Context: one part of a larger RNA
RNA sequence: UCCAACUUAAGGAACUCAGCAAAUUAGCCCUGUAUCUUCGGUAGAAGGGGUGCCCAUGACUGUAUCUUCGGAUAUAAAUCGUGGGCUUCAAUAAAAAGGGGGGCUCGACUGUUUACCAAAAACGUAGCUGGCUGCUAGACCGAAAGGUUUUGUAUAGCUGGUGACUCUUGCCCAGUGCAGGUAUCAAAAGCUCUGUUUCAACGGAGUGAAUGACCUGUAAACGGCGGUCGUAACUAUGACGAUCUUAAGGUAGCGUAAUCCCUUGCCGAUUAAUUGUCGGCCCGCAUCAAUAGAGUAACGAAGUCCCCACUGUCUUAAGUUGGAAACCG
Numbered sequence: 001u002c003c004a005a006c007u008u009a010a011g012g013a014a015c016u017c018a019g020c021a022a023a024u025u026a027g028c029c030c031u032g033u034a035u036c037u038u039c040g041g042u043a044g045a046a047g048g049g050g051u052g053c054c055c056a057u058g059a060c061u062g063u064a065u066c067u068u069c070g071g072a073u074a075u076a077a078a079u080c081g082u083g084g085g086c087u088u089c090a091a092u093a094a095a096a097a098g099g100g101g102g103g104c105u106c107g108a109c110u111g112u113u114u115a116c117c118a119a120a121a122a123c124g125u126a127g128c129u130g131g132c133u134g135c136u137a138g139a140c141c142g143a144a145a146g147g148u149u150u151u152g153u154a155u156a157g158c159u160g161g162u163g164a165c166u167c168u169u170g171c172c173c174a175g176u177g178c179a180g181g182u183a184u185c186a187a188a189a190g191c192u193c194u195g196u197u198u199c200a201a202c203g204g205a206g207u208g209a210a211u212g213a214c215c216u217g218u219a220a221a222c223g224g225c226g227g228u229c230g231u232a233a234c235u236a237u238g239a240c241g242a243u244c245u246u247a248a249g250g251u252a253g254c255g256u257a258a259u260c261c262c263u264u265g266c267c268g269a270u271u272a273a274u275u276g277u278c279g280g281c282c283c284g285c286a287u288c289a290a291u292a293g294a295g296u297a298a299c300g301a302a303g304u305c306c307c308c309a310c311u312g313u314c315u316u317a318a319g320u321u322g323g324a325a326a327c328c329g
Stems, first nucleotide, its partner, number of pairs: 001324008010315002014313001019310001027051005036041001038164001052086008061076006099308007106300002111123002127162007138149004165295004170225003175222002177218005184213003190207006226244005253287001254284001265281006
């Protein structure tokens, strides 16, 4: 010096990306308990108090006296026991044994996952919803025989999306897809007729299914959801108007956001001081409704901010125990 464990005056996060690590708390009994809430919870919330008494006896230590130097006796204070008793719902000095509170984001929750760098906001989930399917079904495995779902039958099975719950889920079918329809048109082989004198081959005409064109429907199908100019008795703004244009021009919500480039936006709160966080504003470079939108109690080894307690994280180091390395041999 390193590793492991431990102690520390005064201060108490000044450390640091970040209280990482450590410390605090801890069991049981009594009391008491806010906010929010889906009335179940939140909750062990938080906070406060208690965790004993009596008798006998042993060990250890000091002092005094005696001594055969082994010890014995007396006495004092503390500690550690042993045995017994008392009361109660209940008597943690070891070990064991929650630090707490508040704001916000995401995901409803318990659960699952990258065996060996990721446990999460990812996956799943109940619930909601679309599609296929009437059973010799649909879907899947197989070359087939056959098998599974199923010895099930639409309150069922398969499959896609969303993801508890609450309030909701706007407009667009022009494009792509899917479903249905169809007078006409295009459309293979085959078939019919026919041409090259005959056969073969080839050519021409007719007929001709799926499909396409065409028409209709369908967005909890894939997806999409404008621009310019003017306008109100200061200014500013623009309820309003004009015009171009689209399939339709982004509705309700939310919004500097896990989404905002400018950006450390502006205002407020928090701090002595804040690129942080929270609450507002918001013409949103490039939010937006089951690619779900907005909320939400409970839950989370999730992320982020603040406060109390606590501490060697730090001011600033010091020391103890054990081990290693190094040096000498």
Molecule: large-subunit ribosomal RNA, domain IV
Organism: archaeon